[in-house]
RNA sequence: CCAGGGGGCUGGGCAGCUGCGGGAUUUCGGUUCCGAGGAAAGUCCGGGCUCCACGAAACAAGGGUGGCGGGUAACGCCCGCCGAGGGCGACCUCAGGGAAAGUGCCACAGAGAGUAUACCGCCGAUGGCCCCUAAAGGGCACAGGCAAGGGUGAAAGGGUGCGGCAAGAGCGCACCGGGGUUCUGGCAACAGCGCCCGCAUGGCAAACCCCACCCGGAGCAAGGCCAAAUAGGGGCCUCGCGCUGAAAGGCAGGAGCGUUUCGCUCCGAGAGGCCCGGGUUGGCUGCUUGAGCGCAGGGAGCGAUCCCUCGCCUAGAUGAAUGGCUGCCCCUGCGGGGCUGGUGUGCAAGCAUACCGCUCGCAGGACAGAACCCGGCUUACAGGCCCCCUGGCACU
Repeated sequence: CCAGGGGGCUGGGCAGCUGCGGGAUUUCGGUUCCGAGGAAAGUCCGGGCUCCACGAAACAAGGGUGGCGGGUAACGCCCGCCGAGGGCGACCUCAGGGAAAGUGCCACAGAGAGUAUACCGCCGAUGGCCCCUAAAGGGCACAGGCAAGGGUGAAAGGGUGCGGCAAGAGCGCACCGGGGUUCUGGCAACAGCGCCCGCAUGGCAAACCCCACCCGGAGCAAGGCCAAAUAGGGGCCUCGCGCUGAAAGGCAGGAGCGUUUCGCUCCGAGAGGCCCGGGUUGGCUGCUUGAGCGCAGGGAGCGAUCCCUCGCCUAGAUGAAUGGCUGCCCCUGCGGGGCUGGUGUGCAAGCAUACCGCUCGCAGGACAGAACCCGGCUUACAGGCCCCCUGGCACU
């Protein structure tokens, strides 16, 4: 200097005039403080909070996650590690348990795609046929043997080599690969040395499924209060209305869960469900002090994060506020100017040219707007700045 990888920050600033929302204060004139985001988006996860569901246990249905260990309120998130794949590398990606529980699929091509095969071929030992012969010998490829070579395909039943064989084949052997296992290291996933095995289980579960673990429902339009108004409306269905007692009460029974057991509550004469119709659409609250923030300090940890000290209060609107105008500055792009500016290159000098600085003009300044609140993920983002790492080239 070029190319790449990972992470972080920012994404306009200042001033004047004027216009909004909230808080505090007021002598009611005003004064003062605060006022959108890193994603506020998506509504994909997890919670806080509110209401409903009677509770516990077991099972079922439905859904979610899927290597190991940590973090967290929790998670499908984050961190570290393991394994697999990609990359020269820094790094990136992974829907990462099970195919010997079962079912299913692998189009087309191809002989054959899962108790799978012989298309082209190879062999000629053995049986057979033919020629010749004293005997050797030669030919054929019918029976037979083969899956090593070729072809088809995404994939053809481990790979390379040597031996063996009639020709072959893990048939045998060596190495690689695969499986098992003692020991060692590690919390573990897993890894390594050694030993044994066979010459061995095709792929797909982001197919159904099996296994392990986890999970109530609805949502601020939740919910609460006040005010106001109407029709204390109408219809249908299911279970039950039994016993005892003067009564209270008790028992049988009914209802409250997807099922069952136990407990509890209500009823014991009521309980539950469905349909039609009417009124209300106003105000207050919930509503912002939080699993809060800090470009503050210290400690533990590889890290996510946690602990302690100190400091801060930073929107609460409700058809929905934070805007408008002006000036200067900043950033980016394009164009002009040689300005006794600087640097490099060509050149004898001058001069030319490129970049930077200066100056003038024009244009532009991303994605995008809270609505109960948080922790994440995903998506969008013009431009600018910073840190670390990898590869290459050149010089010293």